The prediction has a mean pLDDT of 83. Small-subunit ribosomal RNA from an uncultured organism, 1404 nucleotides, folded computationally. The sequence is in RNAcentral, with records from ENA, Greengenes and SILVA. It matches the Rfam family "Bacterial small subunit ribosomal RNA".

[in-house]
RNA sequence: CGGCGUGGAUUAGGCAUGCAAGUCGAACGAUCCAUUUCGGUGGAUAGUGGCAAACGGGUGAGUAACGCGUAAGCAAUCUUCCUCAAAGUUGGGAAUAGCAUCGUGAAAACGGUGGUAAUACCCGAUGUUAUCUUAAUAUCGCAUGGUAUUUUGAUCAAAGGCGGGGACCUUCGGGCCUGCCGCUUUGAGAUGAGCUUGCGUCCUAUCAGCUUGUUGGUGAGGUAACGGCUCACCAAGGCGUUUGACGGGUAGCCGGCCUGAGAGGGUGUCCGGCCACACUGGGACUGAGACACUGCCCAGACUCCUACGGGAGGCUGCAGUCGAGAAUCUUUCACAAUGGGGGAAACCCUGAUGAUGCGACGCCGCGUGCAGGAUGAAGGUUUUCGGAUCGUAAACUGCUUUUGUUAGGGGAGAAACCUUAAGAGCUAAUAACUCUUAAGCUGACGGUACCUAACGAAUAAGCCACGGCCAACUCCGUGCCAGCAGCCGCGGUAAUACGGAGGUGGCAAGCGUUACUCGGAAUUAUUGGGUGUAAAGGGCAGGUAGGCGGCCUAUUAAGUGAGGGGUGAAAUCCAACGACUCAAUCGUUGAACUGCCUUUCAAACUAAUAGGCUUGAGAUCGGUAUGGGGAAGUGGAAUUAGCAGUGUAAGGGUGAAAUCUGUAGAUAUUGCUAAGAACACCAGCGGCGAAGGCGACUUCCUGGGCCGCAUCUGACGCUGAUCUGCGAAAGCUAGGGUAGCAAACGGAAUUAGAUACUCCGGUAGUCCUAGCCGUAAACGAUGAGUACUAGGUGUCGGGUUUUCUCGGUGCCGCAGCUAACGCAUUAAGUACUCCACCUGGGGACUACGACCGCAAGGUUAAAACUCAAAGGAAUUGACGGGGACCCGCACAAGCGGUGGAACAUGUGGUUUAAUUCGAUGAUACGCGAAGAACCUCACCAAGGCUUGACAUGUACGCAGUAGCGAAUCUGAAAAGUGAGCGAUCCGUCAAAUCGGAAACGUACACAGGUGCUGCAUGGCUGUCGUCAGCUCGUGUCGUGAGAUGUUGGGUUAAGUCCCGCAACGAGCGCAACCAUUGCCCUAUGUUGCCACCCUGAUCUUCGGAUCAGGCGCACUCUUAGGGGACUGCCCGGGAUAACCGGGAGGAAGGUGGAGAUGACGUCAAGUCAGUACGGCCUUUAUGCCUUGGGCUACACACGUGUUACAAUGCGCGGUACAGAGGGUUGCCAACCCGUGAGGGGGAGCUAAUCUCAAAAAGCCGCGCUCAGUUCGGAUUGAAGUCUGCAAUUCGGCUUCAUGAAGCUGGAAUCGCUAGUAAUGGGAGAUCAGCUCGCUCCCGUGAUACGUUCCCGGGUCUUGUACACACCGCCCGUCAAGCGAUGGGAGUCGGGGGCACCCGAAGUC
Repeated sequence: CGGCGUGGAUUAGGCAUGCAAGUCGAACGAUCCAUUUCGGUGGAUAGUGGCAAACGGGUGAGUAACGCGUAAGCAAUCUUCCUCAAAGUUGGGAAUAGCAUCGUGAAAACGGUGGUAAUACCCGAUGUUAUCUUAAUAUCGCAUGGUAUUUUGAUCAAAGGCGGGGACCUUCGGGCCUGCCGCUUUGAGAUGAGCUUGCGUCCUAUCAGCUUGUUGGUGAGGUAACGGCUCACCAAGGCGUUUGACGGGUAGCCGGCCUGAGAGGGUGUCCGGCCACACUGGGACUGAGACACUGCCCAGACUCCUACGGGAGGCUGCAGUCGAGAAUCUUUCACAAUGGGGGAAACCCUGAUGAUGCGACGCCGCGUGCAGGAUGAAGGUUUUCGGAUCGUAAACUGCUUUUGUUAGGGGAGAAACCUUAAGAGCUAAUAACUCUUAAGCUGACGGUACCUAACGAAUAAGCCACGGCCAACUCCGUGCCAGCAGCCGCGGUAAUACGGAGGUGGCAAGCGUUACUCGGAAUUAUUGGGUGUAAAGGGCAGGUAGGCGGCCUAUUAAGUGAGGGGUGAAAUCCAACGACUCAAUCGUUGAACUGCCUUUCAAACUAAUAGGCUUGAGAUCGGUAUGGGGAAGUGGAAUUAGCAGUGUAAGGGUGAAAUCUGUAGAUAUUGCUAAGAACACCAGCGGCGAAGGCGACUUCCUGGGCCGCAUCUGACGCUGAUCUGCGAAAGCUAGGGUAGCAAACGGAAUUAGAUACUCCGGUAGUCCUAGCCGUAAACGAUGAGUACUAGGUGUCGGGUUUUCUCGGUGCCGCAGCUAACGCAUUAAGUACUCCACCUGGGGACUACGACCGCAAGGUUAAAACUCAAAGGAAUUGACGGGGACCCGCACAAGCGGUGGAACAUGUGGUUUAAUUCGAUGAUACGCGAAGAACCUCACCAAGGCUUGACAUGUACGCAGUAGCGAAUCUGAAAAGUGAGCGAUCCGUCAAAUCGGAAACGUACACAGGUGCUGCAUGGCUGUCGUCAGCUCGUGUCGUGAGAUGUUGGGUUAAGUCCCGCAACGAGCGCAACCAUUGCCCUAUGUUGCCACCCUGAUCUUCGGAUCAGGCGCACUCUUAGGGGACUGCCCGGGAUAACCGGGAGGAAGGUGGAGAUGACGUCAAGUCAGUACGGCCUUUAUGCCUUGGGCUACACACGUGUUACAAUGCGCGGUACAGAGGGUUGCCAACCCGUGAGGGGGAGCUAAUCUCAAAAAGCCGCGCUCAGUUCGGAUUGAAGUCUGCAAUUCGGCUUCAUGAAGCUGGAAUCGCUAGUAAUGGGAGAUCAGCUCGCUCCCGUGAUACGUUCCCGGGUCUUGUACACACCGCCCGUCAAGCGAUGGGAGUCGGGGGCACCCGAAGUC
């Protein structure tokens, strides 16, 4: 763009305007017009009359109905027009509209008088027939009865009109003849209509009883016709209870349409059939047909006109309008075709219909170009900056012209009627009429379809999606906001999910959304589901209806099967063929319409009838077990109470107590008496019963079961809605009874409270009789019955004594089943029969209603609303005030601390311009920081700089350039000013001559950031935890998650090892390998060592000692390399194993000690401020420089430490013994000065050489004598010293003086098991200086019965509603707001019933 369809689903709400049913003059009178040769002819029309108007068209309100569908019936009926057949069409009469005239009224309309016609009306004749009637015959059927043919009597008809015409007659009108159209009577047909019946036709039982013209009869009336259709009288019936009456709700029904594999489910728009309705309700008239969509009458509501007296109207016809609504069209053209009405016809009418318009509303078709075209243009997007992508896409080149525009041509829908001509028939007739043939006439659509030519890529692409389901991905923006969303779910700073963009995917003149239906959904299960635990077996039995039912024979033929006939409208669907270029669409033919009715046959099965059988069922007989039921009686133990005795101070009770009892004599104990209730042991997954349930003994009454030998009845059976009965406990009514126990209640405890658990009391009740209630986790959470399907092993009852059998009751277990758990001859297996019940969770074992109950309450049983789950079984974890086993300074046993004091240090808090930041239970808090006066430094104040303090690149400039920089001045400093000095490298050159590099300046890219995010990250680290665990491959088991291995028996520090085992192996961890320490050997020998030997010096008690130097490497030591320890040996235990206990030897003994070493993982643990790194932010500042301040503040709180509180001590003096480290910007000796810190000094040492360096506790001696001290040293004053540019904020040290708190620390809490704790000192890193901290070193040197408990951990097991995993989950009230449901004083509306009153039109 075209074709074909389709379009008021809501208000059956209201409607302006136009049109939608008229026609006939060939039925009639009359009037008018035209024409005329005045003879006529043609035309128009109000009225009378005929036919039509009951069709066609619309809508679906009502209707659950013989309304519809289907199949039959009318022996109970009608049917205009049409067709066929028979007969007829005769003689008269009285009116009336129109018209004329008078009158009333606003109008609509109406009335009086006069006269007139007919195919209008009326009265006669005839009477084939018809109707009624008398009588008879024949025949048929389906009960009443029907049909046919005769026959007697009675009753009932009619209308004319238009043509033509030769004889004959004529009053000249015509008669008469003839054709057509009419008219009357009757029969038949066709069509249409009416009535009756079988079957089918939604939901609701929380509607179970309904009905008085109701049901039937007799008679009458009425109708076309049967009939309570109507009436009078009589009778009292009729319908219904799961086959659902009556009531309520909803709804036009069907062919069909949508969906579905089908069975079904949904639906009834267009087209077709039927019904109903026409403003609402009622009523009849006319007519063949109506109780009538565009007719009448009455009532009502509404709208309009009015002179207020009265009138008019009915779009659910076609268009159109308003309203309501998410929503549905032109106030078009034509009767050309098809069809309808009228007419003799021409013709007229026809919003039926044919066309057109509008709407992407649907289906179908077509196009928006095709081919070539890579510097892969520009541009967009993105980027790892290389590129990638949109993309041959575009541009550009060539080609084509469906469509479009313009022009030209151009079918079919058209053939009839009619006119003319010719011929045939009828006839007396060449008129007329009828038929045939030929020619002519007629197109709304329509400037049509279609064809041709010209022009020119020209006129033509959108919508949705892109997390999964589901095809398609990136960037930016946003930051639990805005928003998305069908479900799951996205969004809290890197969103493929929001919004935009680019790209991609899908569909395409459409695309997406919304609403609805079916499907998937086996999720109402007939096909085709379930009920142990997921929803679901009735509490149990008896039994009615119903359902189902053993074997044999015969008959029937309802079901069933086969064949035939009728019907199942057309359209639709399907198949073939055909017509539009194809398709949608349309046509022809066929098949189909799975249905209903009818008929014939068959007789296996079901059924029915009849007869029989014994195996199901029952009965008789003989045994047997039993807490089966009911009644009566009896018994002992215990408890409590009472009386009496003995006896004395407690008893009782509890976790511990108290209330309580008791000196008025308890408890205890003995005897007697009384009462009520329950029946120890026996007692047993033993028995009985339908279930509830039943337990001392005896008797009586009574039920059921089981077993056994035979006999009898002959299917008598199974199940079982409604119904009936039984039915634990609690509860109720009435009357008894009451020992113990014991709701409620009182008291004592416990507790935050304790309306509980515990204790002391205690009433209903528990017991009995009679009667209610009718429920339970009434459970085997498993309905009853029958049959079949491996076993093993207990036990009870019977038979039998067999390894047997029947019946119960348990366990284990195969096949099979089950989601799994599990069930498994006592099925949850395999089948059949019947009943009950289920259909997501909550609301809700509820509300309302009904029934039952004395009540309590029970039975039956919803909806609104709300959620996306609720639930079952099993798995892995985690958890438990679950269990078993084991370990750890976990407890216990000890030692020493912390918590109290002062100070140091860190943190919180507070303060501040700033007190920079991070770390925060364990696993932050002497932590980052192995060292903040400046610096550090990130914080604050102030002053400065802007390509920058630092890196790289590009461009330009640049020789007195870069660099150095005296003095002066400004400034807090940074910085500025600036004499003067003054280059380097490469090439070139006479030359600081030129060019370049470097440097500098300017500009641009960029630098910079201790700015944010450790929840974007890497890396590193803490912790569980040096705990013994964590996994994999293959195999096996399980539907699966998963399991097994890895569990078990032992053992170990250890998942260490051994044994066993559907597991066999392996990996990361453990252990070992590594370094260190303890013993030995070998080697080594300076700076270490000095035994033997030698020399010298000093001293000597003459033995020798000390120092120094040689010799030497023996020893110590240093540094290397080896050895050594392995449960190797012995004894015992143990499974003979692993291993454990003891012993020998040995320096060391069972991993010798102590290190390093940290599995899979957990804590979004810590760190963007150590470094690295994504993203974001900043760029004359969040960057950089500088001065000063701050991090050192101080009502307070906490952590970690130091020093103490003293006599195991302190002070003073003397004296002894280490190891491991550091040292050249350094360690610093001797000696001198200073009380001292320190200063001077300078030897030695780049270190086994020199030095720091004195070790201290200890030991010996003296003093102190229990005191705030000769303890303790804070604080403060004064004076010094060192480092450093600088010591005020803010360093260390020294001397003198001062001399605070503190006398061993509440609740609580920490560390430690051997060279450890405790205690004493030494060194180092950082560092100019500064340590009570940290790391390392040596000296002295102590306790553990054990695993009940606390804490943490490991393995196995168990429960779980937890899985963010117990710091979990979760319940109820309350607060605020919202929604929904129930109740609610009432109020309003609708429907129904009964009684009564008024009463229109209309019919009888």